[in-house]
Order: sequence, then structure tokens, then C1' cells
RNA sequence: GGGUCAGUAGCUCAGUUGGUAGAGCGGUAGCCUUUUAAGCUAAAGGUCCCGGGUUCGAUCCCCGGCUGACCCA
Repeated sequence: GGGUCAGUAGCUCAGUUGGUAGAGCGGUAGCCUUUUAAGCUAAAGGUCCCGGGUUCGAUCCCCGGCUGACCCA
């Protein structure tokens, strides 16, 4: 220098004919328990890496950039 893949909640990850995003773990509150742990219940937590484009509408399609992993040279 070229190419492939990845970037979504605090962490690990889902999420397709484009229609405004979820799980597990964790944290918080409550219940239970003499207390802790465990168990049960509930709510919270997201500019979907950044900037443009297409579209009535973009996590998703197109272009550029950034970061990481790998391959080639």
C1' cells in the first nucleotide's frame, strides 16, 4: 500500500425482504429471610462508531472517515 471481517445498553452478544431495537449477565428498587447469599417481581439504562447520500422512513442500502482483528504485498 491492497483486501476481508467487526463496531448495537456497563460487559458478552442477537436483531434482513428498510417501518423508530432486544436477550443474558451486571447495577437499582421491592418481596422473601434473624442477616447475607440464593430465589421471585419490577422499573431504569441506547445520538445503533462518526459524517454525508438514497428513501415518506436507515442499525439495515450506497460513499467517505476512524478504531480493532486477520490475510496478501